[in-house]
This is a predicted structure of a 73-nucleotide RNA (transfer RNA) from a Coriobacteriia bacterium. The coordinates come from a structure-prediction model, not an experiment, and the mean pLDDT is 82. It was read from a public genome assembly. The source organism's lineage runs through Bacteria, Bacillati, Actinomycetota and Coriobacteriia.
RNA sequence: GGUCGGGUAGCUCAGUCGGUAGAGCAGCGGACUGAAAAUCCGCGUGUCGCCAGUUCAAGUCUGGCUCCGACCA
Numbered sequence: 001g002g003u004c005g006g007g008u009a010g011c012u013c014a015g016u017c018g019g020u021a022g023a024g025c026a027g028c029g030g031a032c033u034g035a036a037a038a039u040c041c042g043c044g045u046g047u048c049g050c051c052a053g054u055u056c057a058a059g060u061c062u063g064g065c066u067c068c069g070a071c072c073a
Stems, first nucleotide, its partner, number of pairs: 001072007010025004019056001027043005049065005
């Protein structure tokens, strides 16, 4: 340098054919307990890597850039 995959919540990751962004874990509050642990109930505050474009509407489609990984050279 080229090809491919990936970047979404604190972490690990979903997100279908473009139509109001989610799960688990962690965390916080509460119940329970003499007090804890465990268990149960409730709680998501996210520039969807960045900049443009298409569209009534973009995490999703298009272009450029950037970072990570694999492979080729």